This is a predicted structure of a 538-nucleotide part of an RNA (large-subunit ribosomal RNA, domain I) from a Bacteroidales bacterium.
Lineage of the source: Bacteria > Pseudomonadati > Bacteroidota > Bacteroidia > Bacteroidales.
Model confidence (mean pLDDT): 84 of 100.
It was read from a public genome assembly.
Rfam family: Bacterial large subunit ribosomal RNA.
Context: one part of a larger RNA
RNA sequence: AGCGAACGGAGGAUGCCUAGGCUUCCGAUGACGAUGAAGGACGUGGUAAGCUGCGAAAAGCUCCGGGGAUCCGCAAACAGGAAUUGAUCCGGAGAUGUCCGAAUGGGGCAACCCGGCAGGCUGAAGGCCUGUCACCACCCGCGAGGGUGGAGGUAACGCGGGGAACUGAAACAUCUUAGUACCCGCAGGAAAAGAAAGAAAUAUCGAUUCCCGGAGUAGUGGCGAUCGAAACGGGAAGAGCCUAAACCGGCCGGUUCACGGACCGACCGGGGUUGUAGGAGCGCUCAAAGCGAUGUCCAAGGAACCAGAAGCAGAUGGAAAUAUGCGCCGUAGAGGGUGAAAGCCCCGUACGGGUAACGAGGGACGUCAGGGAGCGCCACCUGAGUAGGGCGGGACACGUGGAAUCCUGUCUGAAUCUGCGGCGACCACGCCGCAAGGCUAAAUACAGUCGGAAGACCGAUAGUGGACCAGUACCGUGAGGGAAAGGUGGGAAGCACCCCGAACAGGGGAGUGAAAUAGAACCUGAAACCGUUCGUUU
Numbered sequence: 001a002g003c004g005a006a007c008g009g010a011g012g013a014u015g016c017c018u019a020g021g022c023u024u025c026c027g028a029u030g031a032c033g034a035u036g037a038a039g040g041a042c043g044u045g046g047u048a049a050g051c052u053g054c055g056a057a058a059a060g061c062u063c064c065g066g067g068g069a070u071c072c073g074c075a076a077a078c079a080g081g082a083a084u085u086g087a088u089c090c091g092g093a094g095a096u097g098u099c100c101g102a103a104u105g106g107g108g109c110a111a112c113c114c115g116g117c118a119g120g121c122u123g124a125a126g127g128c129c130u131g132u133c134a135c136c137a138c139c140c141g142c143g144a145g146g147g148u149g150g151a152g153g154u155a156a157c158g159c160g161g162g163g164a165a166c167u168g169a170a171a172c173a174u175c176u177u178a179g180u181a182c183c184c185g186c187a188g189g190a191a192a193a194g195a196a197a198g199a200a201a202u203a204u205c206g207a208u209u210c211c212c213g214g215a216g217u218a219g220u221g222g223c224g225a226u227c228g229a230a231a232c233g234g235g236a237a238g239a240g241c242c243u244a245a246a247c248c249g250g251c252c253g254g255u256u257c258a259c260g261g262a263c264c265g266a267c268c269g270g271g272g273u274u275g276u277a278g279g280a281g282c283g284c285u286c287a288a289a290g291c292g293a294u295g296u297c298c299a300a301g302g303a304a305c306c307a308g309a310a311g312c313a314g315a316u317g318g319a320a321a322u323a324u325g326c327g328c329c330g331u332a333g334a335g336g337g338u339g340a341a342a343g344c345c346c347c348g349u350a351c352g353g354g355u356a357a358c359g360a361g362g363g364a365c366g367u368c369a370g371g372g373a374g375c376g377c378c379a380c381c382u383g384a385g386u387a388g389g390g391c392g393g394g395a396c397a398c399g400u401g402g403a404a405u406c407c408u409g410u411c412u413g414a415a416u417c418u419g420c421g422g423c424g425a426c427c428a429c430g431c432c433g434c435a436a437g438g439c440u441a442a443a444u445a446c447a448g449u450c451g452g453a454a455g456a457c458c459g460a461u462a463g464u465g466g467a468c469c470a471g472u473a474c475c476g477u478g479a480g481g482g483a484a485a486g487g488u489g490g491g492a493a494g495c496a497c498c499c500c501g502a503a504c505a506g507g508g509g510a511g512u513g514a515a516a517u518a519g520a521a522c523c524u525g526a527a528a529c530c531g532u533u534c535g536u537u538u
Base pairs, nucleotide, nucleotide: 001537002536003535004534005533006532007531008530009529015523016487017486020458021457022455023454024453025452026451027450028449029447030446032152039100040099041098042055043054044053046078047077050074051073061094062093063092064091065090066089070082071081072080105114106113107112115133116132117131118130119129120128121127135150136149137148138147139146140145157188158186159185160184161183162182168175172222198205199204209236210235211234212233213232219227240439241438242437243383247270248269249268250267252265253264254263255262256261275417277382278381279380281377282376283375284374285373286372292368293367294366295365296364297363298362301358305353306352311326312325313324315322327344328343329333335347336346337345388412389411390410391409392408393407394406395405398424419434420433421432422431423430474481475480494522497509498508499507500506
C1' cells in the first nucleotide's frame, strides 16, 4: 500500500409521518368605494425585535345572544392582574378608526409641506383643536346657488372598439394560426340575445338562450392546408310588454288679424301598438281578466350553539386501544384523538332541537299604476336621408363566386296599405312576414371569496414558487427574476451536582427517560468519502 472483517466519523438517501398542496363535484356568493375602498405607511403590549390583532378609545371599547371555568394571541420567561356579580372564547349589531392612497382645500420626491373660511383654547402667537373648501355630468334656478350621481378597485366569465406574428400549408404570397394573444372602453351577478319585415315548402311552426342529435353532413377552399353550417327531431327553461303617428285637450312661444279668431312649432296629458292587418274618426252593440310597484303581517329558511346510545377484568408492556375472557349499543361500525391497533375513554357521527340580524323567491291583506271585445262606414295614421342602388370594404361555415342575407366609408336615393320586405343571382305565380323606436325573468358562462363532499392525486428534489414569518432572502437602474429551509420525546421529564478544559467550546461521570448511538448540529440514518483495530498478500 491492496483486499477482507469489525467498529467509528462524515453524509442525509431510504422508510414512516403531515401541518401544505393538487384535482373534481355540490351549495352560497360575486360583496367593496367620497359615510373615503382595494392596498399600504406609522404607531399600539409592564418588559416587545418579528408575525398576528387593533388605531391616539390602538392584542382593544359598548350592547344583544351563545357558553360555563379558566384567562391575559404566536410565545415557553419575569413582574403583575382578570374571572360564577359569568371572564377568556364564539356569533350578531354598533363605537373608535392617525397618515398615505380615486385622494378630492393648494402643493408634493405616497405616508410629507403650506393654506382660506367658521367656531373654540390662550395674556398672546409664525401655536393648537373641531368642522368645511377638488373636478365632471345631469336636474332645478334669471342669477348667486341648491340637489343627485360619477370617479378608484375587481380572479375568471360578458358585450363592444382596435388587433398581431411565430406557426400550418412539409418553401411561400391568397389562405391558416385567429378575430386567437395583446391593448382600450363599459357592465352585471351573470352578460349578450329576445317577442318575427322569422323559419319553411304545398305541410306547417310560432320570441330568445343552452344541451344531445342532424354532422365532420350540405357546403367552403392556391377545391391545397384547412374551414365548416342550417332547417328539422329530442330535451332544459318558458313570459311577455312599452312607445312613435293619426285624433282630442292643456300650456308656452311665434305668424297673421276686419281683435271674434285662424295657423305654425316645442313640451305635457289622454288615445294607440297591429299583419287571418291594426288603430284613429263617425255610427252602433256587448262586457271583465291578470301582471307590476310598494307597505304591513305570516311562515319556511337562517349565526354562535344544545342534546346525543353502549365495557369491564386480569396478562404482556414504559404506556393498552393489542391478544385473551365475559358483555353491551347501533336511525350512531364516517372520521379524528388518546403513551401501541378503541363502535361502547375524549371530540364527534346518525337521528333530533335552537334562535337574533336578515328573510330575495312563497302566502295573506292594503294602496297605487298600467290593463277589454265585436259589427259597419270612411281612407286620416302605422318609425326617411330610411329601404334600395353604384363604388370600396367588412360580417355571414360561404375566399366575388351564379352570391342572396346583414353592416357601412363615399356618391345617391324610394314607396306609404291599391303599400313594403323575404323565400340564396334574376323574373312570374304562390306563400311567409311588417324594417327603418325601446324593455324583458328562467334555462347558459365563470370562480377571486365562504361552506361542504370526494380522490386507483402528491407526500418535503414530490405536491403550489411558497407545509417553515415566501413573492421573503437574494439578483437586477428597471420591467422583472426568484430560492434554500419540515420530524427530540408519550410528556421537557431539555441533563441538578462533580471532573477535564482558557472557555458561555467540546467532552467524561452522575441523573431523566422504554430508549440519550432519542441531547436539541436531536426519528430512521443508505452510498460516495475519511479513519481505527485485527486478519491476510507483496